This is a predicted structure of a 71-nucleotide RNA (transfer RNA) from a soil metagenome. Rfam family: tRNA. It is annotated as a transfer RNA. The sequence is in RNAcentral, with records from MGnify. Its mean pLDDT, the model's own confidence on a scale to 100, is 81.
RNA sequence: UCCGGUGUGGUCCAGCGGUACGACGCGCGACUGUUACUCGCGAGAGGCAGGUUCGAUCCCUGCCGCCGGAG
Numbered sequence: 001u002c003c004g005g006u007g008u009g010g011u012c013c014a015g016c017g018g019u020a021c022g023a024c025g026c027g028c029g030a031c032u033g034u035u036a037c038u039c040g041c042g043a044g045a046g047g048c049a050g051g052u053u054c055g056a057u058c059c060c061u062g063c064c065g066c067c068g069g070a071g
Stems, first nucleotide, its partner, number of pairs: 001070007010024003018054001026042005047063005
């Protein structure tokens, strides 16, 4: 320098053009002899900037980071 992949809550991740799933963690509550276990409720996320579209996390372009490959 070129090619491919990847980027989603604090962590690990799923998903699809139609207001993003789950687990752990966190907060509150219930239960209990108990700050544990279990159960319930809740907060919390799309790398950045453009474009396409009625609508973008998804498609396209550029940039950035990470992983792999080629030279």